RNA sequence: GGAGAGGGACGGGGAGCCGCAGGGGUAUCUACCCCUGAGGAAGGUCCGGACUCCGCAGGGCAGGCCGCUCGGCGCAAGCCGAGAGGGGGCGACCCCUGGAAAGUGCCACAGAGAACAGACCGCCAGCGGCCCGGGUUUCCGGGUGCGGGCAAGGGUGAAACGGUGGGGUAAGAGCCCACCGCCGGGGCCGCGAGGCUCCCGGGCACGGCAAACCCCGGCCGGAGCAAGGCCAAAUAGGGGGGCGGUUGAGGGUGGCCCGCCCGAUGCCCCCGGGUAGGCCGCACAGAUGGAUGGCUCCCUAAAACAGAAUCCGGCCUAUGGCCCUCUCCCCCG
Numbered sequence: 001g002g003a004g005a006g007g008g009a010c011g012g013g014g015a016g017c018c019g020c021a022g023g024g025g026u027a028u029c030u031a032c033c034c035c036u037g038a039g040g041a042a043g044g045u046c047c048g049g050a051c052u053c054c055g056c057a058g059g060g061c062a063g064g065c066c067g068c069u070c071g072g073c074g075c076a077a078g079c080c081g082a083g084a085g086g087g088g089g090c091g092a093c094c095c096c097u098g099g100a101a102a103g104u105g106c107c108a109c110a111g112a113g114a115a116c117a118g119a120c121c122g123c124c125a126g127c128g129g130c131c132c133g134g135g136u137u138u139c140c141g142g143g144u145g146c147g148g149g150c151a152a153g154g155g156u157g158a159a160a161c162g163g164u165g166g167g168g169u170a171a172g173a174g175c176c177c178a179c180c181g182c183c184g185g186g187g188c189c190g191c192g193a194g195g196c197u198c199c200c201g202g203g204c205a206c207g208g209c210a211a212a213c214c215c216c217g218g219c220c221g222g223a224g225c226a227a228g229g230c231c232a233a234a235u236a237g238g239g240g241g242g243c244g245g246u247u248g249a250g251g252g253u254g255g256c257c258c259g260c261c262c263g264a265u266g267c268c269c270c271c272g273g274g275u276a277g278g279c280c281g282c283a284c285a286g287a288u289g290g291a292u293g294g295c296u297c298c299c300u301a302a303a304a305c306a307g308a309a310u311c312c313g314g315c316c317u318a319u320g321g322c323c324c325u326c327u328c329c330c331c332c333g
Stems, first nucleotide, its partner, number of pairs: 001329008010320001012299007020037007039305001043316002046314005051224004063220005068083006084097005098215002103213002105209003120154002122150003127147002129144006162180006181204001182202005187196003228280004238271006250262004
């Protein structure tokens, strides 16, 4: 100098001018002053909780969340520390985590064959057939992959039904053997997940996917602030009371009386529920008319992602520059 790995804090500061919202104050009808006013993610709405209403003896079905081990914090989701196993990277370091030996399902493309598989190229003359030569019944030799045998090598694929070496064979193959791997049991170590250069047995049977259904274990009653609560018109309907039947309650006729007109399962009053509307829920920002902004100058470029809507704890995603530690490579002294 370059390329990376892990972690941390910040998310503009100052001045002036003009504005917005909430609260308070001085005027007292019109202005002014003071205080406060988005985020680390307010986001996605993925998970958990508070809160509210409904339900509830208890249990179950369905559904949802969590899932290596030990310890800690937490109501829980989740987080932290130390470890285990597997995978990736030269490395710093990172990623994954119940069960695939209960069952069902799926495994694209390519490929002969993708799960109790398969023969495209290939290998093979031991066997059947055919051809040639010798011998002459029945034998010997050679050839030929037609039948057949094989799965070593090639090829396809993310993955091809243990690996390497030797024996064996017509050619081959756990067919046999040694080592490695694998499976089962034991021993030892570890609280545990698990580990071992230990012992015995078995030629080997058991591919992958559970962020497919599913199974196992633990937990969860349902719905959500448009929850829910309070106040409460008009009109219609409900309940109760009063008056009224033509000698008429009530209404209209500019305020009253007469008069005139209208007038009947009607008129008046009260109660309760709901609706419109308002308030609370609602916050050390805070509404529903939904505020948190704009311009100029300086700091050094002030730019990025983005903007609350019941609240809180997480997870994930987006994003700007800064600092610390570490790794690998190159160059110089």
Bacterial RNase P class A from a Candidatus Bipolaricaulota bacterium, 333 nucleotides, folded computationally. Rfam family: Bacterial RNase P class A. The family's RNA type in Rfam is ribozyme. It is recorded under the gene name rnpB. Taxonomically the source falls in Candidatus Bipolaricaulota (Bacteria, Bacteria candidate phyla). The prediction has a mean pLDDT of 79.